About this RNA: Small-subunit ribosomal RNA from a metagenome, 1491 nucleotides, folded computationally. Rfam family: Bacterial small subunit ribosomal RNA. RNAcentral holds the sequence, with entries from SILVA. Model confidence (mean pLDDT): 84 of 100.
RNA sequence: AGAGUUUGAUCCUGGCUCAGAACGAACGCUGGCGGCGUGCUUAACACAUGCAAGUCGAACGAGAAAGCUCUUCGGAGUGAGUAUAGUGGCGCACGGGUGAGUAAUGGAUAGGAACGUACCUACAGGAGGGGGAUAACCAUUGGAAACGAUGGCUAAUACCGCGUAGUAUCGCAAGAUUAAAGUUGGCCUCUCUCUGAAGCUAGCGCCUGUAGAUCGGCCUAUCUCCCAUUAGCUAGUUGGAGGGGUAAUGGCCCACCAAGGCUACGAUGGGUAGCUGGUCUGAGAGGAUGAUCAGCCACACUGGGACUGAGACACGGCCCAGACUCCUACGGGAGGCAGCAGUGGGGAAUAUUGCACAAUGGACGAAAGUCUGAUGCAGCAACGCCGCGUGAGUGAAGAAGGAAUUAUUUUCGUAAAGCUCUAUCAGCAGGGAAGAAGGCUAAAGAUGUGAACAAUGUCUUUAGUUGACGGUACCUGACUAAGAAGCACUGGCUAACUCCGUGCCAGCAGCCGCGGUAAUACGGGGGGUGCAAGCGUUGUUCGGAUUGACUGGGCGUAAAGAGCGCGUAGGCGGAUUUGUAAGUCGAUUGUGAAAGCCCAGGGCUCAACCCUGGAACUGCAAUCGAAACUACUUUUCUUGAAUACCCAAGAGGUUGGUGGAAUUCCAGGUGUAGCAGUGAAAUGCGUAGAUAUCUGGAGGAACACCAGAGGCGAAGGCGGCCAACUGGUGGUGUAUUGACGCUGAGGCGCGAAAGCGUGGGUAGCAAACAGGAUUAGAUACCCUGGUAGUCCACGCCGUAAACGAUGGAUACUAGGUGUUCGGGAUGUUAACCUCCCGAGUACCAAAGCUAACGCAUUAAGUAUCCCGCCUGGGGAGUACGGUCGCAAGGCUAAAACUCAAAGGAAUUGACGGGGGCCCGCACAAGCGGUGGAGUAUGUGGUUUAAUUCGACGCAACGCGCAGAACCUUACCUGGACUUAACAUCCCAAGACAACCUAAGAGAUUAGGCUUUCCCUUCGGGGACUUGGUGAUAGGUGUUGCAUGGCUGUCGUCAGCUCGUGUCGUAAGAUGUUGGGUUAAGUCCCGCAACGAGCGCAACCCUUGCCUUUAGUUGCCAUCAUUAAGUUGGGCACUCUAGAGGGACUGCCGGUGUUAAGCCGGAGGAAGGCGGGGAUGACGUCAAGUCCUCAUGGCCCUUACGUCCAGGGCUACACACGUACUAUAAUGGCAGAAACAAACCGUUGCGAGAUCGCGAGAUGGAGCUAAUCGGUAAAACACUGCCUCAGUUCGGAUUGGAGUCUGCAACUCGACUCCAUGAAGCUGGAAUCGCUAGUAAUCGCAGAUCAGCACGCUGCGGUGAAUACGUUCCCGGGCCUUGUACACACCGCCCGUCACACCACGAGAGUGAUCAUGGCCAGAAGUGCGUGAGCUAACUUCGGAAGCAGCGCACCAAGGUUGUGGACGCGAUUGGGGUGAAGUCGUAACAAGGUA
Repeated sequence: AGAGUUUGAUCCUGGCUCAGAACGAACGCUGGCGGCGUGCUUAACACAUGCAAGUCGAACGAGAAAGCUCUUCGGAGUGAGUAUAGUGGCGCACGGGUGAGUAAUGGAUAGGAACGUACCUACAGGAGGGGGAUAACCAUUGGAAACGAUGGCUAAUACCGCGUAGUAUCGCAAGAUUAAAGUUGGCCUCUCUCUGAAGCUAGCGCCUGUAGAUCGGCCUAUCUCCCAUUAGCUAGUUGGAGGGGUAAUGGCCCACCAAGGCUACGAUGGGUAGCUGGUCUGAGAGGAUGAUCAGCCACACUGGGACUGAGACACGGCCCAGACUCCUACGGGAGGCAGCAGUGGGGAAUAUUGCACAAUGGACGAAAGUCUGAUGCAGCAACGCCGCGUGAGUGAAGAAGGAAUUAUUUUCGUAAAGCUCUAUCAGCAGGGAAGAAGGCUAAAGAUGUGAACAAUGUCUUUAGUUGACGGUACCUGACUAAGAAGCACUGGCUAACUCCGUGCCAGCAGCCGCGGUAAUACGGGGGGUGCAAGCGUUGUUCGGAUUGACUGGGCGUAAAGAGCGCGUAGGCGGAUUUGUAAGUCGAUUGUGAAAGCCCAGGGCUCAACCCUGGAACUGCAAUCGAAACUACUUUUCUUGAAUACCCAAGAGGUUGGUGGAAUUCCAGGUGUAGCAGUGAAAUGCGUAGAUAUCUGGAGGAACACCAGAGGCGAAGGCGGCCAACUGGUGGUGUAUUGACGCUGAGGCGCGAAAGCGUGGGUAGCAAACAGGAUUAGAUACCCUGGUAGUCCACGCCGUAAACGAUGGAUACUAGGUGUUCGGGAUGUUAACCUCCCGAGUACCAAAGCUAACGCAUUAAGUAUCCCGCCUGGGGAGUACGGUCGCAAGGCUAAAACUCAAAGGAAUUGACGGGGGCCCGCACAAGCGGUGGAGUAUGUGGUUUAAUUCGACGCAACGCGCAGAACCUUACCUGGACUUAACAUCCCAAGACAACCUAAGAGAUUAGGCUUUCCCUUCGGGGACUUGGUGAUAGGUGUUGCAUGGCUGUCGUCAGCUCGUGUCGUAAGAUGUUGGGUUAAGUCCCGCAACGAGCGCAACCCUUGCCUUUAGUUGCCAUCAUUAAGUUGGGCACUCUAGAGGGACUGCCGGUGUUAAGCCGGAGGAAGGCGGGGAUGACGUCAAGUCCUCAUGGCCCUUACGUCCAGGGCUACACACGUACUAUAAUGGCAGAAACAAACCGUUGCGAGAUCGCGAGAUGGAGCUAAUCGGUAAAACACUGCCUCAGUUCGGAUUGGAGUCUGCAACUCGACUCCAUGAAGCUGGAAUCGCUAGUAAUCGCAGAUCAGCACGCUGCGGUGAAUACGUUCCCGGGCCUUGUACACACCGCCCGUCACACCACGAGAGUGAUCAUGGCCAGAAGUGCGUGAGCUAACUUCGGAAGCAGCGCACCAAGGUUGUGGACGCGAUUGGGGUGAAGUCGUAACAAGGUA
């Protein structure tokens, strides 16, 4: 410090997620030791049991017992003035717990004045003299108990008078008022008659006052969470003066008077919450938090209340009420763990009913001491932090074993074993601290008070005594590598990879996402990585997140500028002169508790931890100072702003008039059959006279041309002409005021269209509605009608893509061009031109900005000020609440839930019922077919034991199959074999083979006969056969979606790319686009491109012309010859097959950019690629093929392998494709008779000849082929018949008889002859091929092959028609445009309905709760009143005073009746969200088919 995730890719916006740190944690797996910390976050839920606050005999009265000793047995002494209870004092208000309440009666920081303060300290003064009770105790007595009642006795530092009294209190003063307590030790100088008292003295107390210290009460300022869907709150309320009350100020309380007080700087209300030092995180600013430790506050079962006291409205006190629990004799009583342990409960979850007061601290005490669950320790828990260990060295045969493997090896791995060492920790044995200071006792000394050598206080020294932890820390010794490693992860983020299993299953997952048969993502193994006595997971907080932006964001299109103005508060504000010192700045002082953080040093062996010191605590306050800036005050100024005068433009506004054109309607004339409308129609209008046309009239609305990127207005908006009234703006110059300014939360006003109310008006247009069409439907688009409305007046509404999707103001920052308004200058008589200034408006463009697009002096640039708004998508601009509105609805405005995206700009493609250009038998123009018939063939389907398998739009279907009777053959039935039909290795034996016989369907089995391989260095070797053993063979089994290879297709379409450079943040672009041209990315020109590659073309084959070479088997012009190029002869010609030439827009003319090229012409056999072929770029279709072959994985192994026989692949209601033959006269039949090319032939082609009607047979000349054979070419042409018929067309089907091939033609071959003679008379919708030697038509040959060809592949013969052209259909190419598509339009995607689930709203009501108003009621208590009852202290004996009781006031609980808030449930209902394959349509994205 960043990373992953939206896309085909890119940049941006933006959310989600991750890596870090932390925790009072919990859970899972695992677990050796120690130190230091920490440990109910939930039920402020309920609590059994024990303990947690007592102490003092030196305040007071009383006062045992056990035990022991003695005894006269009665008792006595001792225990002991002890224990114990009581009166009294002090303490119990501290310490300890908890965080319910509390948003201020609290806390933090800094201040303040009107207060109190026990114990402590200092000072001043005092402490005289009396009195009456009462508990304990005793007696009687009530009660179950708790606890009392009555009578009697008694003490005090308990209580009460009196006296004294000041610097106390009250009061101006005079004056008045208010205190006290003794006790312990010692002494006997002084006094008294004795015990003794008094006295003196010391200590501890007591009273009054002052001061201090400490602690506390009160007040002020600032800060202190969320909600405005809480906007108004307040009657003791705000203030006054008076009184009461308090320790003290104060409406704290009361009567009276006034009418105030708080609030947008957030009152009031609601929700939540103890606050702080700090803690966690963070670079910081911040954010979150408030366990342990420390400060403050609040609380103590719930609510109320006071008493006592220095202090409480009191955790372990009291009273009352309530709930709960317990005891009870039913009459009554008792209780309060949010103290320490502990129990139940709740919960994911949190410990021992421990030891000790040894230390520290506290209460009491003069002290010893007692008490102390504060505290110190121990126990439990890996809960956290820190430290240590589980060994170290050596050790390659790289052991065994595991895992992987390309079978070679690799890895665990120096790891182990082995050898040599060491001993921390644990275990054993021994030793063994510090923490202890003090106090007390004893002794000695010094010193103070004192009359004192009593006594006592203080200090010093010596000796003795005190340890829960604990025989702990620590040290030493001996001993054994012995007792001590796990957890998570291993697709990316993120360090770390392989095998097996599984097969969208099981499962994983923080996000993206893995899993559908080769999963580095699931589970296991091995390896590896990370951390380590822990490791992971979950939860929470901060961080990353600049994702609420002060530091440090944005608002044209991503979320976001209010529709516009006026203006209040507020914020901000020109130049200049003084002063002040609020802000600001400096210095100093106080404070900012300690702890913590940080730094330094020190102590535990280190560290954690602890100690000491420093720094810091960024804050607040006070004092002094500075005066630039802001502020305030003050003096001026004119440039901001405004005003006056002058000029100017304008659809600015309002009102009233007025004008013509047009539509419609009415009346009349002319006139006749249509008009209107549409893609086409129909509804509609019209013979009752329309439309058309003419004349006249009525009425309403809107204002052609001018008109413009023009003008005006704040925006909405404004358009004939005239007038009146009226707002704003611009310009020039002068004058005046003198900062008067800018913005603007709330507020107020204006505000298109539609809509609403009332009343008018209504020509045209036109929601709704009706009809007609269209359509599968058509509640639409189109048509005919048509009402609200549109218009006017008045009043509402208050919204729009109210848009420049761009708030207002000011200043600054290159230019260019146009236009509107005003002004100036030169020229000019003027018009006008040119230049300049100001104000608008529009375009282009630099710097700059921007994610890009773009903006660019009219900023989206550079800055300042003010306002508004945004914070992922959906839910939702919705619900609820409030408010406005007559309503419609507007404004304000959530949450649950759900997703990992949603989005902007740009890029490349693809697509479009977008555009432009171009091509192709693509259409068109033609010719011939298919689709109808019969047959052949392939496919589907069906059937079957099997009908083997594959191929499925074009690009499967006469396809694999260039040929299924057996074989083929993969299928079925049956019969056989198991190292096998086939390959290699090992062992043994032997030649093998052929032939014959028997059984069998055959495979096979049994037997016979015959035979004795080759080489040799004689050891053996090689080939072959049989038998055996196991390694292995074998598989047309599966996966073409694991593959290679091959192939199809777009497409023989002209495209597809690269290097360097340049442009762009980038994807990418450029080049390859553009202007021409071409069959072509073919070529030329231009150009930030320059070059190059794969394609195109050419090179190759063939064909067309010529030359040359060579003439046999070919040829024959000339000569001879023959039946015949038959032969001689010849090689001129044809032909054959080698080598060459030829064509290149080369030449001419025109055109074109002086180009490329195109058009025409000449010459030429051929002319612009001459015709044809081979040749198939980058890629697409997970296209086809595992059944050609090869091959990974999986599967079978006496079978899914192998052999054999028979059957099947040939089935047959039917459907489709491809062909053949036809339907006839352009024909059929018969006769006679011409002209090819190419190919094939020795297991072959097979001539002549003979036989057969024929298929064919017999036979075998010739030929290993320019020689012989296949070989007859056919159509055509000629002659004859047929004469339009189901025929002399057509030949299916069937019967019979044969031929050939073959082991074998039954299932199931081809052919021949005789006989039979079906459908069919040119074929619906639809659809195919072809542009020239082509279509059409005619035959020939070949491959396969024993036989079988209408198929396929070739060959030649005859030989057309048509193409205007590119609008349309299909396919393709280039450019451009739009896009919400990228699996790419066979795309994407919307809404209703149906089903399931989820959360939410409404809802008659209902339940519990909180707050509050009214009324009733009123415990305890306090205050006041009364007090005839009761009463010890005083009394002048009358009383005073006090108490009970009663009354009043206040008041908790309670009751009743309203109101409001939030919550739960609720029949039904509403929309919303989510959910692999539901229904209906097709709204949006392309002009999305109606933008």